[in-house]
RNA sequence: CACUCAUCGAGAGCGACCGAGGGAACGUGCCCUUUGACGUCGCGGCAACCCCCGAAGCGUCGGGAAGGUGCCAACUCCGGCAGAGGCUGAUUCCUCUGAGAGAUGAGCG
Numbered sequence: 001c002a003c004u005c006a007u008c009g010a011g012a013g014c015g016a017c018c019g020a021g022g023g024a025a026c027g028u029g030c031c032c033u034u035u036g037a038c039g040u041c042g043c044g045g046c047a048a049c050c051c052c053c054g055a056a057g058c059g060u061c062g063g064g065a066a067g068g069u070g071c072c073a074a075c076u077c078c079g080g081c082a083g084a085g086g087c088u089g090a091u092u093c094c095u096c097u098g099a100g101a102g103a104u105g106a107g108c109g
Base pairs, nucleotide, nucleotide: 001109003107004106005105006104007103008102013043014042015041016040017039021032022031023030026079027078029077044072045071046070048069049068050067051064052063053062054061055060076101081098082097083096084095085094086093
């Protein structure tokens, strides 16, 4: 980097440094941010996967946090593409489902 599978409505602080942007890309959306965001470091935490323990016997469930990753604003913040339904004069608005894209983990090349 590619592919396969699974999950993504919950959860999670303080301090130091830095100094103007950040929330993947996109947007006459919305929000965070000099009351210092984002990022980095230290300690801490959460518990998604691997993992450990127990139950179950295969659709899994409960517990744990020693280890490997990850994560610690907002539903993956919302939306875009498709379908269904509702409202409507309407192609408006709303809800649901799915796809696509993204993120994370495990496996594999």